[in-house]
Molecule: SAM riboswitch aptamer (S box leader)
Organism: Eubacterium limosum
Parts: sequence; C1' cells; structure tokens
RNA sequence: GAAUUAUCAAGAGUGGUAGAGGGAACUGGCCCAAUGAAACCCGGCAACCUGCGUAAGCGUGGUGCCAAAUCCAGCAUUUCUUUUCAUGAAAUGAAAGAUAAUCU
Repeated sequence: GAAUUAUCAAGAGUGGUAGAGGGAACUGGCCCAAUGAAACCCGGCAACCUGCGUAAGCGUGGUGCCAAAUCCAGCAUUUCUUUUCAUGAAAUGAAAGAUAAUCU
C1' cells in the first nucleotide's frame, strides 16, 4: 500500500515552547487564527485491541483523538418550492476520507 469488518451528531486545557498559518486532497462555500495557526512538550478524552476481573467494570500496555456532524456541499434517489426550466431547501443512500482490529 491492498482487502474485510466495525465506528464516525458524545467527550477532551484559561498550561509551556514556538511564531503564520490552519480546517485530508481538488472545486465551491463557510469558518478558525497576533485575544497567537501549524509543530513539539505537558495535560486530558475515549475504550478498538490488550491486561486485570465470574461479571458489572477498571484504565495497565498498544493505537487513536482533543473548534464547528468527517465543518458543509460535489454523485444518486425521493420530497417540498416553481406553470415549466433554473434556483433554493430537506431526507436517505453512495462515493471519498479518518480510526481500530484482522489479514495479505
């Protein structure tokens, strides 16, 4: 890297260093950021695997995560709006993505 399965509307700092970007990628939006972005450290959340336990559970170890639904849309179907088209709105599903476990 590929495949399979599960989950993705909950939760997580008034800290330190740092110093201009960030919200996965593309497009279009909308946001966050000198009242301090990314990154690193500390801290925390959670409970996928693991450990302990009869179990409930705990939170030992391995990950993960800590603005906004995976920030929203993009494709399809349906409904509403509209005389029709266009536009707009909503619901469901898909696609893409993220994380874990297993496997190759």